[in-house]
RNA sequence: CAUCCAUCCUGAGCGACCGAGAGACCUGGCUCCGCGACGUCGCAGCAACCGCCCCUGAUGGGGAAGGUGCUAACGCCAGGACCGAUGGAGG
Numbered sequence: 001c002a003u004c005c006a007u008c009c010u011g012a013g014c015g016a017c018c019g020a021g022a023g024a025c026c027u028g029g030c031u032c033c034g035c036g037a038c039g040u041c042g043c044a045g046c047a048a049c050c051g052c053c054c055c056u057g058a059u060g061g062g063g064a065a066g067g068u069g070c071u072a073a074c075g076c077c078a079g080g081a082c083c084g085a086u087g088g089a090g091g
Base pairs, nucleotide, nucleotide: 001091003089004088005087006086007085008084013043014042015041016040017039021032022031023030025080026079027078028077029076044071045070046069049067050066052062053061054060075083
């Protein structure tokens, strides 16, 4: 990087820095934001895809070392598009 499989109406914040936009893309809405959003870092937390333990043909159950991921709103809503994000597998 592309492919395949699975999931996306649950859940989870404080501090520092930055300084104007942000909510993936387009359109129409709507919402957040100098009472500092978004982003980065630190710590914390949530969750349970891989991993660990148990049972099963399979589905499953338990825990939360470790590897990710996530911590406004149903992927914010709707439509569109080779749509997007996360995990795992082999390449």